[in-house]
RNA sequence: GCCAGCGUAGCUCAGUUGGUAGAGCACUUCAUUCGUAACGAAGAGGUCGUCGGUUCAAUCCCGACCGCUGGCU
Numbered sequence: 001g002c003c004a005g006c007g008u009a010g011c012u013c014a015g016u017u018g019g020u021a022g023a024g025c026a027c028u029u030c031a032u033u034c035g036u037a038a039c040g041a042a043g044a045g046g047u048c049g050u051c052g053g054u055u056c057a058a059u060c061c062c063g064a065c066c067g068c069u070g071g072c073u
Base pairs, nucleotide, nucleotide: 001072002071003070004069005068006067007066010025011024012023013022019056027043028042029041030040049065050064051063052062053061
């Protein structure tokens, strides 16, 4: 330099032939206990990598760029 894949919550990952984004763990509160842990209930947490395009509407489609991983040279 070329090609491919990936980028979504603190972490690990789902998701969608385009219609106001979810799980597990972690975190907070409550309940339980003599107390802690576990179990149970509730809650908080996201500009869906960035910029632009298409569209009434984009996490999803298109382009460029950035980062990571792998392959080729």
A computed fold for a 73-nucleotide RNA from a Minisyncoccota bacterium, annotated as transfer RNA. RNAcentral holds the sequence, with entries from ENA and MGnify. RNAcentral records the identical sequence in 3 taxa. Its mean pLDDT, the model's own confidence on a scale to 100, is 81. The organism belongs to Minisyncoccota, within Bacteria.